A computed fold for a 131-nucleotide RNA from Flexibacter flexilis DSM 6793, annotated as SAM riboswitch aptamer (S box leader).
Its Rfam family is "SAM riboswitch aptamer (S box leader)". Rfam describes the family as follows. The SAM riboswitch is found upstream of a number of genes which code for proteins involved in methionine or cysteine biosynthesis in Gram-positive bacteria.
[in-house]
RNA sequence: CACUUAUCCAGAAAGACGGAGGGAAUAGGCCCUAAGAUGUCUUAGCAACCGCCAAUGCUUAUAAUGGCAGAAAGGUUGGUGCUAAUUCCUACACUACAUCGGCACUGAGCCAAUGCAGCGAAAGAUAAGCC
Numbered sequence: 001c002a003c004u005u006a007u008c009c010a011g012a013a014a015g016a017c018g019g020a021g022g023g024a025a026u027a028g029g030c031c032c033u034a035a036g037a038u039g040u041c042u043u044a045g046c047a048a049c050c051g052c053c054a055a056u057g058c059u060u061a062u063a064a065u066g067g068c069a070g071a072a073a074g075g076u077u078g079g080u081g082c083u084a085a086u087u088c089c090u091a092c093a094c095u096a097c098a099u100c101g102g103c104a105c106u107g108a109g110c111c112a113a114u115g116c117a118g119c120g121a122a123a124g125a126u127a128a129g130c131c
Base pairs, nucleotide, nucleotide: 003129004128005127006126007125008124013043014042015041016040017039021032022031023030026091027090028089029088044083045082046081049079050078051076052075053074056069057068058067059066087123092120094118095117097115098114099113101111102110103109
């Protein structure tokens, strides 16, 4: 880097350095920013993906000891991650509704555009795994 799976409306900031744009990319919107953003470092915190602890259960010959499992809830000295705004919002598909236009017309209806809502997809981020 690629692939697979899971999650992404919750949560959590101070100091130092630095000095101009930043919020992943394209476009639009909306925000942050010289009252110093984005970024880097330190400390602190959040969270619970992984690890560990662990109630408990099973097993070895009763115990000890060893081994295995360990859901929900819980803890956290470990490995990551995160600490403006829902992944800041929208973009693509489908569905429902509304409006407008066109077609058809006895009627039911059909098509397109716009708006709005819902549900997905794509892209991205993080974790675990795999090559």
The organism belongs to Flexibacter flexilis, within Bacteria.